[in-house]
RNA sequence: UUUGAAAAGAGCAAACUUAUCAAAAGAUAAGGACGCAAAGCCACGGGUCUAAAGAGCUUUCCAUGAUAGCCGGGCUGCCGAAA
Numbered sequence: 001u002u003u004g005a006a007a008a009g010a011g012c013a014a015a016c017u018u019a020u021c022a023a024a025a026g027a028u029a030a031g032g033a034c035g036c037a038a039a040g041c042c043a044c045g046g047g048u049c050u051a052a053a054g055a056g057c058u059u060u061c062c063a064u065g066a067u068a069g070c071c072g073g074g075c076u077g078c079c080g081a082a083a
Stems, first nucleotide, its partner, number of pairs: 001082004011036002016031006034069001040075003044072003047067003054061002
């Protein structure tokens, strides 16, 4: 630097449940494991979700909110293999 077939030791934790927070999306904690080789960190680009405030004024628009376990990008990193 490339890579994750086999191996070892670890790690994270979807759905769901309970509690708390939030307008919501969602977040946090505990339980729980669908999965994950960056499922470690960062909302920078795109996407998606929400729409309190604001605009519109029956419907709708709008991110400054959310998502890193949607994709890309940036930073960092364990073990093995190959060069």

Predicted 3D model of an 83-nucleotide RNA (c-di-GMP-I-GGC riboswitch aptamer) from a Clostridiaceae bacterium. The organism belongs to Clostridiaceae, within Bacteria. Rfam family: c-di-GMP-I-GGC riboswitch aptamer. The literature on the family includes a 2017 paper in Proc Natl Acad Sci U S A by Weinberg et al., "Bioinformatic analysis of riboswitch structures uncovers variant classes with altered ligand specificity".